A computed fold for a 95-nucleotide RNA, annotated as Glycine riboswitch aptamer. It was read from a public genome assembly, where an Rfam model found it. The coordinates come from a structure-prediction model, not an experiment, and the mean pLDDT is 79.
RNA sequence: AUGAUGAGUUCGGGAGAUACCGUAAGGAGCCGAAGGAGCAAAUUGUAUACGUCAAAUGCAAUGAAACUUUCAGGCAAAAAGACCGAGCUAGGACA
Numbered sequence: 001a002u003g004a005u006g007a008g009u010u011c012g013g014g015a016g017a018u019a020c021c022g023u024a025a026g027g028a029g030c031c032g033a034a035g036g037a038g039c040a041a042a043u044u045g046u047a048u049a050c051g052u053c054a055a056a057u058g059c060a061a062u063g064a065a066a067c068u069u070u071c072a073g074g075c076a077a078a079a080a081g082a083c084c085g086a087g088c089u090a091g092g093a094c095a
Stems, first nucleotide, its partner, number of pairs: 007089007018028001020027002029075003035071001036069003042062007
């Protein structure tokens, strides 16, 4: 089962930031919404102290985001684009 969540795919919507300098190589400035990286509360372990437990403090581990970073990516249009909506595909959770 008139098919959940999640996944893939198509279509529609979808922010920010120099159409900078240079013949070029390259340079300067800037943005965060592909992707990557970082961590808060909390939890766990452990140390101190203690008769014991709890609490407290220190250390370590786990630990999210549209936050932070700017490695990657991007800064006219196009393309890309987290995320949102609709269709389709496979799949088969509850009942």